[in-house]
Context: one part of a larger RNA
Molecule: small-subunit ribosomal RNA, 5' domain
Organism: uncultured bacterium
RNA sequence: CGCCUAACGCUGGCGGCAUGCCUAACACAUGCAAGUCGAACGGAGAUUUCAGCAAUGGAAUCUUAGUGGCAAACGGGUGAGUAACGCGUAGACAACCUACCUUCUAGAUGGGGACAACACUGCGAAAGUGGUGCUAAUACCGAAUGUUGUAGUUGGGAUGCAUAUCCUAAUUACUAAAGGUGGCCUCUAUUUAUAAGCUAUCACUAGAAGAUGGGUCUGCGUCUGAUUAGCUAGUUGGUGAGGUAACGGCUCACCAAGGCGACGAUCAGUAGCCGGUCUGAGAGGAUGAACGGCCACACUGGGACUGAGACACGGCCCAGACUCCUACGGGAGGCAGCAGUGGGGAAUCUUCCGCAAUGGACGAAAGUCUGACGGAGCAACGCCGCGCGAGUGAAGAAGGUUUUCGGAUCGUAAAACUCUGUUUUCAGGGACGAAUGUGCAAUAUGUGAAUAAUGUGUUGUAAUGACGGUACCUGACAAGAAAGCCACGGCUAACUACGUGCCAGCAGCCGCGGUAAUACGUAGGUGGCAAGCGUUGUCC
Numbered sequence: 001c002g003c004c005u006a007a008c009g010c011u012g013g014c015g016g017c018a019u020g021c022c023u024a025a026c027a028c029a030u031g032c033a034a035g036u037c038g039a040a041c042g043g044a045g046a047u048u049u050c051a052g053c054a055a056u057g058g059a060a061u062c063u064u065a066g067u068g069g070c071a072a073a074c075g076g077g078u079g080a081g082u083a084a085c086g087c088g089u090a091g092a093c094a095a096c097c098u099a100c101c102u103u104c105u106a107g108a109u110g111g112g113g114a115c116a117a118c119a120c121u122g123c124g125a126a127a128g129u130g131g132u133g134c135u136a137a138u139a140c141c142g143a144a145u146g147u148u149g150u151a152g153u154u155g156g157g158a159u160g161c162a163u164a165u166c167c168u169a170a171u172u173a174c175u176a177a178a179g180g181u182g183g184c185c186u187c188u189a190u191u192u193a194u195a196a197g198c199u200a201u202c203a204c205u206a207g208a209a210g211a212u213g214g215g216u217c218u219g220c221g222u223c224u225g226a227u228u229a230g231c232u233a234g235u236u237g238g239u240g241a242g243g244u245a246a247c248g249g250c251u252c253a254c255c256a257a258g259g260c261g262a263c264g265a266u267c268a269g270u271a272g273c274c275g276g277u278c279u280g281a282g283a284g285g286a287u288g289a290a291c292g293g294c295c296a297c298a299c300u301g302g303g304a305c306u307g308a309g310a311c312a313c314g315g316c317c318c319a320g321a322c323u324c325c326u327a328c329g330g331g332a333g334g335c336a337g338c339a340g341u342g343g344g345g346a347a348u349c350u351u352c353c354g355c356a357a358u359g360g361a362c363g364a365a366a367g368u369c370u371g372a373c374g375g376a377g378c379a380a381c382g383c384c385g386c387g388c389g390a391g392u393g394a395a396g397a398a399g400g401u402u403u404u405c406g407g408a409u410c411g412u413a414a415a416a417c418u419c420u421g422u423u424u425u426c427a428g429g430g431a432c433g434a435a436u437g438u439g440c441a442a443u444a445u446g447u448g449a450a451u452a453a454u455g456u457g458u459u460g461u462a463a464u465g466a467c468g469g470u471a472c473c474u475g476a477c478a479a480g481a482a483a484g485c486c487a488c489g490g491c492u493a494a495c496u497a498c499g500u501g502c503c504a505g506c507a508g509c510c511g512c513g514g515u516a517a518u519a520c521g522u523a524g525g526u527g528g529c530a531a532g533c534g535u536u537g538u539c540c
Stems, first nucleotide, its partner, number of pairs: 002539001004537001006536005013386005019379002021344001026342003030339003035070003040067002043064009077297003086222008096214002101210007109143001111141002118133006149174011179202006188195003223269003230260003235257008272294004276287004299320005322333004350376001352375003358372001359370004389419004399410004423481001425476005433467001438462010484529005489510003495524005505512002
């Protein structure tokens, strides 16, 4: 000099884009952050309507506690732990898994028994929970069929880096399923409109492949300390078994005595890693905020359950600390999600708006949910841009400072005259982001017996914006409302006067101040940068 998630002091006009607890992974009041599906199911409630004198019964629409499905393992946060196959890079799996999605092949037969909800009733202060009875399903359970599935046996063939792998034939055993919605009468059955029938579509089962996402293993690289030199018993290897999606001391029984280490084991300290970022001509050094990838964690420690996927931030169980409720018997909780509070600290924001866009979950869809996200608010915290006026103007005015009293300087600076209107203020108009999405209609085409229905394409039309009456545009008024900070001995651009008198003070280094201080304080002037300037701190 440059840089910063900066802080402090003085000052402060506007806009755009970014950024904003580095400290206590400290404790948290309150609200929200993960739901959705009635086109899986039986109820309940409300409204409308039909039949009926009424009781009552039927139908339709809407809402939904419960059963059931999918999601909740994503998205969002933090960096405590971790010196490790954690990360980076290059490979391997002949040792593996993969819901939803895509393609293909085959199927979807026939039965059964329950449990919620609900009704009645008991216990409890509450949280909650027990008993009896009824009921549905795409919930659950047998049976049938059964492949290129799984396991085994017997053959044949091909291949490989070893264990072996792949293809194929026969045979034995085991293993599957579920319906919903719309429409129709071509077939079937009853008979003129229905379904057990047909059809379209969405779901279901088994298998083969793909895609995506993961799991595991390996070579190399990855901070400091030897004032840490020896470390290790599931330790190192083998056989067998168990376990896992899968290999493996991963676990166990037995056997052997190995394994690591000055090429730094072990121990101790520190630390999430990388793409990148800063600096530097480069080599390198430092760093890992924001954004992106990976990992780890979710009050502390441990554990499994469910599931394709978790040993699960807003799930469960146990123990612990803490907080809260209690009728003292017992219960409830977890902001390192978004806001916000206390505390700590030099220091870091609103308990805002919206799902309009993008993305995600569910749903056939309309749609619902979404503190992801899109936006607004606060902060000169940073970067960038603009402005605070422009031209003419010597009587070199007044005034300040200084003076050798002649003058010099502030200084074309001001005034005055002529302009302009960025920005501010006011008034009017007013977006892009939104149509490849959605609704409705028409039409073409596929399936279909069909002019029904449904899928796909095309055309037309309508509605949909948080930001926001914002950006932007036009007009009006008026130079009016908008400049500070630091320095001036040398390094280092910029000097005089007064005050002070080794005092008060300055200071990055050299140093300055003891009566003429260009170094302290004030004033005038000057220099530098400028909505900032200076100081402090970190790094190069």